[in-house]
RNA sequence: AGAGACUGCCGGGUAAUCGCUCUUUGUUUUAUAAUGAAGCAGAGGGAGGAAAGUCCGAACACCAACCGGUGCCGUGCUUCCUAACGGGAAGGGGUCUGACUUGUAAAGGCCAGGCUACAGAUAGUGCCACAGAAAAUAUACCGCCCCGGCUUGCCGGGGUAAGGGUGAAAUGGUGGGGUAAGAGCCCACCGCGCUGUAGGCGACUAUAGCGGCAGGGUAAACCUCACGGGGUGCAAGGCCAAGCAGGCAGUAUAUACUACCGGUUAUUACGCUGUCGGGUAGGCUGCAAGAGGCAGCGGGCGACCGCUGUCCCAGAUAAAUGAUUACCAUUUUAGAGCGCAAGCACUGAAAUACAGAAUUCGGCUUACAGGCAGUCUCUGCCU
RNA sequence: UGCCCGGUCGUCUAAAGGCAGGACAGCUGGUUUUGGUCCAGUAUGUGGGGGUUCGAAUCCUCCCCGGGCAA
Numbered sequence: 001a002g003a004g005a006c007u008g009c010c011g012g013g014u015a016a017u018c019g020c021u022c023u024u025u026g027u028u029u030u031a032u033a034a035u036g037a038a039g040c041a042g043a044g045g046g047a048g049g050a051a052a053g054u055c056c057g058a059a060c061a062c063c064a065a066c067c068g069g070u071g072c073c074g075u076g077c078u079u080c081c082u083a084a085c086g087g088g089a090a091g092g093g094g095u096c097u098g099a100c101u102u103g104u105a106a107a108g109g110c111c112a113g114g115c116u117a118c119a120g121a122u123a124g125u126g127c128c129a130c131a132g133a134a135a136a137u138a139u140a141c142c143g144c145c146c147c148g149g150c151u152u153g154c155c156g157g158g159g160u161a162a163g164g165g166u167g168a169a170a171u172g173g174u175g176g177g178g179u180a181a182g183a184g185c186c187c188a189c190c191g192c193g194c195u196g197u198a199g200g201c202g203a204c205u206a207u208a209g210c211g212g213c214a215g216g217g218u219a220a221a222c223c224u225c226a227c228g229g230g231g232u233g234c235a236a237g238g239c240c241a242a243g244c245a246g247g248c249a250g251u252a253u254a255u256a257c258u259a260c261c262g263g264u265u266a267u268u269a270c271g272c273u274g275u276c277g278g279g280u281a282g283g284c285u286g287c288a289a290g291a292g293g294c295a296g297c298g299g300g301c302g303a304c305c306g307c308u309g310u311c312c313c314a315g316a317u318a319a320a321u322g323a324u325u326a327c328c329a330u331u332u333u334a335g336a337g338c339g340c341a342a343g344c345a346c347u348g349a350a351a352u353a354c355a356g357a358a359u360u361c362g363g364c365u366u367a368c369a370g371g372c373a374g375u376c377u378c379u380g381c382c383u
Numbered sequence: 384u385g386c387c388c389g390g391u392c393g394u395c396u397a398a399a400g401g402c403a404g405g406a407c408a409g410c411u412g413g414u415u416u417u418g419g420u421c422c423a424g425u426a427u428g429u430g431g432g433g434g435u436u437c438g439a440a441u442c443c444u445c446c447c448c449g450g451g452c453a454a
Base pairs, nucleotide, nucleotide: 001379002378003377004376005375006374007373008372009371010370012328013327014326015325016324017323018322020046021045022044023043024042025041026040027039028038029037030036048354052365053364055363056362057361058360059359060233061232062231063230064265065264066263067262068261069260070259072229073228074227075226076225077091078090079089080088081087092118093116094115095114096113097112098111100109101108102107119224120223124222125221126218127217128216141164142163143160144159145158146157147156148155149154150153172190173189174188175187176186177185191213192211193210194209195208196207197206198205199204237285238284239283240282246276247275248274249273250272251271254267255266292311293310294309295308296307297306298305299304329352330351331350332349333348334347335346337344338343384453385452386451387450388449389448390447393407394406395405396404401437409425410424411423412422413421430446431445432444433443434442
């Protein structure tokens, strides 16, 4: 310098003119059912990293207050962060890729990076098409070995699971001994299970002894275990104005219903609940000072936390936050020019994304022109 | 704005994790003087991406599209 991987950040700028919306000050006109309404002038604010999808978690509000059990739903390595989470950080295990290394090989060690829905398959049940002898209480097609028979390459009986074959998957793997042939039958190493020791908060790791081996896969199948969850959503809810017509059913075995059961307190028919019908389509509030932003210091590997200072930063309701012009910026491209070359500067043209608040936050996911920074790996050049 | 449901040939519908099937419509051929009927044949599909599994229309997840409800 280039390429790749990962992570973090930015998301055009300036000026002029014409507009939109909100707040506030002054002033003029008007007087609405109500929040007053309209105009002019001045000052100030006015989209995002995802405002999106609505996939999780909360705040807040209502269902009279609350507790327990069953069912149902969700989550699932460990520790931590957090208001909370299915989110995040750090770590553990597994797996893949690349480099190095041990080794004849199989395979192993170590370093870097990616991915990881990663509890339990000796609690039980289910399923595993086709092929295959056999798909999970076992079993034997070809083969190998032994015995017997004869018509001498076949038949019958027995042993075996090393080799072949089927399959996505075949009852530990490699090597040696052993045997009629074989086989954890025996041995060494690896794997597995149990028990102990050491390290770690823990997941787990290392190691010693014992056991010839418990015996396939599937839990994004039912299920088991652990933890969590009441429901409905700002069209929640509160207030005002206008308008209308009530009917039926239930109600102490009630009031929590769109699963069921039980318990405590409270309430009581001019009430409450359900349903059918009728009316309205206006205003205020909730609703902008917050798990807030920015800066500095400190703690922590980190997510994050603490202290101090400072700032106030959209609030529409058919839905404001825009348009035009000029210059600049970035990228691409055409032309002619300079240079040995990499390239340099000039003129013109084109492009500058995804998208857009609607009760508010914390995350996740998805979309995105172009640019900046950092870490790691590899390659080339120079010293 | 919030919440809920669905997506299989052109249309309507089946398929309990194991060869995606049926009807109508379409096309080609035959029968007929011609058309229809009938007969034979043929093409066409699981909304898209990723994952679990030996194997996915089916199970999980993220998008896309369509529909419905609520003062």

Two RNAs folded together computationally: RNase P RNA and transfer RNA, 454 nucleotides in total. The prediction has a mean pLDDT of 76. Rfam match: Bacterial RNase P class A. By type it is a ribozyme.